[in-house]
RNA sequence: UAGGACAACCCAGGUAACCGCUCCCGGCCGAGUACGGCGCAGGGGGAGGAACUUCCGGACUCCACAGGGCAGUGCGCCGUCCGAAAGGACGGGACGACGGGGCCAUAUCACCCCGUUGGACGGAAAGUACAACAGAAAACAAACCGCCCGCAAGGGUAAGGGUGAAAUGGUGCGGUAAGAGCGCACCGCGCGUUUAGCAAUAAACGUGGCACGGCAAACCCCGCACGGAGCAAGGCCAAACCGGUCCACACGCGGCCCGCGUUUGCGACCAAGUAGGCCGCUUAGAGUAAUGGUUAUCACGCUCCGCCAGGAGCGACAGAAUCCGGGGUAUCGGUUGCCCAUUUAA
RNA sequence: GGGAAUGUGGUGUAGCCUGGUUUAACACACUGCCCUGUCAAGGCAGAGACCGCGGGUUCAAAUCCCGUCGUUCCCGCCA
Numbered sequence: 001u002a003g004g005a006c007a008a009c010c011c012a013g014g015u016a017a018c019c020g021c022u023c024c025c026g027g028c029c030g031a032g033u034a035c036g037g038c039g040c041a042g043g044g045g046g047a048g049g050a051a052c053u054u055c056c057g058g059a060c061u062c063c064a065c066a067g068g069g070c071a072g073u074g075c076g077c078c079g080u081c082c083g084a085a086a087g088g089a090c091g092g093g094a095c096g097a098c099g100g101g102g103c104c105a106u107a108u109c110a111c112c113c114c115g116u117u118g119g120a121c122g123g124a125a126a127g128u129a130c131a132a133c134a135g136a137a138a139a140c141a142a143a144c145c146g147c148c149c150g151c152a153a154g155g156g157u158a159a160g161g162g163u164g165a166a167a168u169g170g171u172g173c174g175g176u177a178a179g180a181g182c183g184c185a186c187c188g189c190g191c192g193u194u195u196a197g198c199a200a201u202a203a204a205c206g207u208g209g210c211a212c213g214g215c216a217a218a219c220c221c222c223g224c225a226c227g228g229a230g231c232a233a234g235g236c237c238a239a240a241c242c243g244g245u246c247c248a249c250a251c252g253c254g255g256c257c258c259g260c261g262u263u264u265g266c267g268a269c270c271a272a273g274u275a276g277g278c279c280g281c282u283u284a285g286a287g288u289a290a291u292g293g294u295u296a297u298c299a300c301g302c303u304c305c306g307c308c309a310g311g312a313g314c315g316a317c318a319g320a321a322u323c324c325g326g327g328g329u330a331u332c333g334g335u336u337g338c339c340c341a342u343u344u345a346a
Numbered sequence: 347g348g349g350a351a352u353g354u355g356g357u358g359u360a361g362c363c364u365g366g367u368u369u370a371a372c373a374c375a376c377u378g379c380c381c382u383g384u385c386a387a388g389g390c391a392g393a394g395a396c397c398g399c400g401g402g403u404u405c406a407a408a409u410c411c412c413g414u415c416g417u418u419c420c421c422g423c424c425a
Stems, first nucleotide, its partner, number of pairs: 003340002006337005013298007021046005027040002029036002048317001052328002055326005060230004072226005077092006093121001095118008122221002127219002130214001144161002146157004169187006188210001189208008234279004243270004247265002250262004300315006347421007356374004366405001376392005398414005
């Protein structure tokens, strides 16, 4: 120096003219308090950082709801702060991975320390289940080879070999027939006490020969939280048809009145809430659903052509439908940080 | 707009809940050979999917968890 990966933050072209779309407000016109206008002209508003996803939480609405329990779902180290919650920020702790050191002539295992980094990080000493293949053995252990005792049968031995993702503490000394926490020292682990810290936790001391491997994004246990559905929620107005009550007329109950029944009605009223309309609904606010197109010019970036001057083309992801707060994902360009690779020169 | 289910050879399914060596099974379709004068049917042999994609948990993932992409289905009011 041009390139690539990741992370964080910013931005999401500007101006003018013309032609259009949608909503609102005056005016005009018809009608005449209403209302109507696919009539006219004017003024104003008109997508996003994610409007995507629908993964969480809420507002709002309706339904359910004595009390208790079971079941189900979700979350899960500690502290402080922001927030209505979900969620997030900062700091700390333990654990894992990698690198370096303690560490020796070299190497390995275990352990300790330091650094970088990662994560859905309660519990595996409540219980149940699972662990293929290989291997003698895969979880209240176990003897294939080897070693030791023994004439043999058989017995002892988990130190060595080998298998595996994983084999029941590590190193050393003693001890022994050979071995073994069998004994001891140090380290690790458990338990107890004390100390430090708000806490998670850590350290020191004492004590136990070690009993207690993995897996809970297997069942499960512990703690906490959670009623269900969703704007196609829901509410208001309300034709036609059907229905009910009343009224009127006519007929029947052998004549009259009451009453009852039946039929008819441009009659009156009512219930219901369908078609349809309105609200919910918004300083964008639709209900097939608008937010666009063309031209000119400026700016930015990329690609191509050209000896130069310059010219041509292209412009990410995506688009509101009740609203708000987060998570995740997509993405043009720019800045910063870190890492990787490469070229040239010294 | 809201709510659910699903994705495994060319097609239709199983396996997933309960993770394992069964290097994913079945049917139809496909390829070659046999049979036949020829075709079909039949017989024998074979190829073809690493489970939509990307991560994580685990010794081990089609299966469990998370994210993402695609496909399909359902929905008003009253009685």
Model confidence (mean pLDDT): 75 of 100. Predicted 3D model of RNase P RNA and transfer RNA as a complex of 425 nucleotides. Rfam match: Bacterial RNase P class A. The family's RNA type in Rfam is ribozyme.